[in-house]
RNA sequence: GGGGGCGUCGUAUAGUGGUAGUACAACGGUCUCCAAAACCGUUAGCGUAGGUUCGAUUCCUACCGCCCCUG
Repeated sequence: GGGGGCGUCGUAUAGUGGUAGUACAACGGUCUCCAAAACCGUUAGCGUAGGUUCGAUUCCUACCGCCCCUG
């Protein structure tokens, strides 16, 4: 230099055009003499910028970051 894959709450992951979910964690509450456990609830996310579309996390392009293959 060329090619390919991945990027989603703090962490791990699902979702692949039509309201962004789950688990753990965090926070609040119930319970308890206190705590743990259990139960209930809350907060928080689509790498960036354009394009297509009535509508984009999803399709297209470029860039950024990480990983792999190759000259």
Molecule: transfer RNA
Organism: Candidatus Moranbacteria bacterium RIFCSPHIGHO2_01_FULL_55_24